[in-house]
Context: one part of a larger RNA
Molecule: small-subunit ribosomal RNA, 3' minor domain
Organism: Orbilia javanica
RNA sequence: CACCGCCCGUCGCUACUACCAAUUAAAUAACUUAGUAAAGCCUUUGGAUUGGUUUUAGGAGGUUGGUAAUGAUUAUUUAGAGUCAGAAAGUUGGUUAAAUUUGGUUAUUUAGAGGAAGUAAAAGUUGUAAUAAGGUUUUUGUAGAUGAAUUUGUGGAAG
Numbered sequence: 001c002a003c004c005g006c007c008c009g010u011c012g013c014u015a016c017u018a019c020c021a022a023u024u025a026a027a028u029a030a031c032u033u034a035g036u037a038a039a040g041c042c043u044u045u046g047g048a049u050u051g052g053u054u055u056u057a058g059g060a061g062g063u064u065g066g067u068a069a070u071g072a073u074u075a076u077u078u079a080g081a082g083u084c085a086g087a088a089a090g091u092u093g094g095u096u097a098a099a100u101u102u103g104g105u106u107a108u109u110u111a112g113a114g115g116a117a118g119u120a121a122a123a124g125u126u127g128u129a130a131u132a133a134g135g136u137u138u139u140u141g142u143a144g145a146u147g148a149a150u151u152u153g154u155g156g157a158a159g
Stems, first nucleotide, its partner, number of pairs: 003134001005131001008127002011124001014120004019115002023111001025110008034101003039096004045090001049086011061074005137158009
């Protein structure tokens, strides 16, 4: 910037924010139905192997008796038999039970075509509702109507 003023709403563009939402959507956690089930413990066994002891048959030694044949004794060694004790893996049943698969419930979070709002900005679009008696005075409660501001009825308030 002073009516060539000021100014209201719809519609359109751009951006942001929250909301609704199909998707038998997805993820995580807790609890849970039904399966699978490591491992530990107890138990039924098992007996790779280890040790003691007794004994049989030998080997090569020591000590000792004996002139000698040979006898006694002792530590050890090889093979076998008996007996006693321990013992790994494995095995039977039970129990505790991590973990995991599928389904269910609850909670939290994430995505989402589309829908419907708010805010901001602009020299967009459409009208011109308000402001002067703003050209139907304004405003308010309520009930209708209408692209949009708005308009009509009715009750109130103010000029």